[in-house]
Context: one part of a larger RNA
This record gives sequence, structure tokens and C1' cells, in this order.
RNA sequence: CACCGCCCGUCACACCAUGAGAGUUGGUUGUACCAGAAGUCGUCGGGCUAACCUUUCGGGGAAGCAGGCGCCUAAGGUAUGGCUGAUAAUUAGGGUGAAGUCGUAACAAGGUAGCCGUUGGGGAACCAGCGGCUGGAUCACCUCCUU
Repeated sequence: CACCGCCCGUCACACCAUGAGAGUUGGUUGUACCAGAAGUCGUCGGGCUAACCUUUCGGGGAAGCAGGCGCCUAAGGUAUGGCUGAUAAUUAGGGUGAAGUCGUAACAAGGUAGCCGUUGGGGAACCAGCGGCUGGAUCACCUCCUU
């Protein structure tokens, strides 16, 4: 840069993050059940054993060991929930981007004054009905104030 101004929305393109999404895949945690290593403890201990006791020296007792069983129980498995992360066809709006498309809604009485609420309609800005406001221009009149 001052109306050859400003400016609104759809559409198209590019990028960015976000929401939804049949699902897929991790983490974490709850509940129920299955199964149950090692180990402590309990129990049995017919097999085995140097210490202690006893012995007629053969052995016996006590204690212990292997082993069996039981309780508890880690990892694990099955089923079903909670929380949380990643990812996904598709989908929704948002943001950003010198020179794209369609119109021209707003700003002057912006060319139908504008705006608010609500209902309906429409490619889009928007349009129409009803109610409300002046943060409307113009013209005229009334009341009041000042000169």
C1' cells in the first nucleotide's frame, strides 16, 4: 500500500499432532482350579550305621542315615476379569502452509442493517420463520442540558 481495501466458509493438495475403530500383540495385577521342584516341619522307617548305654562279645537299646507318606509352597498350566502400552483397514474434526477451486456471508445503510436465542432448509460461506437487542445509518418530532 488506505474499497483496485479488508475479509468468510466448503472443496483440492502437502505436512503435523489428536479422537473413534473390527481387531492384533505386549506389560502388570485380581479370582477360581490343575499340577507341584527344592527345602523346613510332622509321621512311618521292615533297609543301613564308627562314637553313647549295655553285653554271655553273637547281639540288644538309644541316637542317626537312606527311603516312603503328609502339610506348607516357587516357577509353570487352564479359565475368566481389572488397569495400562504399542499397532490397525477405515473414519472424524483440528492446526499449519507467497501466488489452487467455488462463490461473496461480514466490515459503509456492505448494497436484504447487524447481532443473539430457537426451528427448518442448503455445495459452502449461509438462507428462511418466530421472539429479542442496538453494540444501526438516514429523516422528522418530543423532553432535558449548555452556549